[in-house]
Predicted 3D model of a 161-nucleotide RNA (Lysine riboswitch aptamer) from a chicken gut metagenome. The coordinates come from a structure-prediction model, not an experiment, and the mean pLDDT is 81.
RNA sequence: UGAUAGAGGCGCGGUUUCCAUCAGUACCUCAGACAUAUAGGACGGGCAGCCGUCUGAUGAGAAAGGGGACACCGCCGAAGAAGCAUCGUCCGCCCGGGGGCGUACUUCUGGGUCGCUGUAAAAUAUGCAGCGGACUGUCACAUAUUGUGGAGCGCUAUCAU
Numbered sequence: 001u002g003a004u005a006g007a008g009g010c011g012c013g014g015u016u017u018c019c020a021u022c023a024g025u026a027c028c029u030c031a032g033a034c035a036u037a038u039a040g041g042a043c044g045g046g047c048a049g050c051c052g053u054c055u056g057a058u059g060a061g062a063a064a065g066g067g068g069a070c071a072c073c074g075c076c077g078a079a080g081a082a083g084c085a086u087c088g089u090c091c092g093c094c095c096g097g098g099g100g101c102g103u104a105c106u107u108c109u110g111g112g113u114c115g116c117u118g119u120a121a122a123a124u125a126u127g128c129a130g131c132g133g134a135c136u137g138u139c140a141c142a143u144a145u146u147g148u149g150g151a152g153c154g155c156u157a158u159c160a161u
Stems, first nucleotide, its partner, number of pairs: 001160006009076001011075005017069003028059001029057006040051002043096005079109005085103001087102005110136002113133008138150005
């Protein structure tokens, strides 16, 4: 230097099922008020299509996205997040802008956990980042049965060179 195997532990991801949230919200129903269209409704313009508007009800009442738990499966940069794009795809069609998902690249994070702050989010869920605490695996160093420091581009084992 390369190949193969492997370790960390409240370890990581995926899927099914269940649960909470979303939310007594949207839609629907009923009642009332207003309106009768060349108006108004969606990011802007055009086209096409669709729709009356608002308020109330001890009427009825979701889902997606985002989460948690058990089990199973795949794993140990597992994976997550951010940035970016010349890419793909979706948001009715065209133009402009924007967004979702995927992918490539770059950057950050050893791991989970608790607290605070910020950010994303409907959120007191959850993710990410920073700071702080205890813990944990690992390596290095030493004042060595303990202390300090580092980062997964790391560490251990075997083989080859």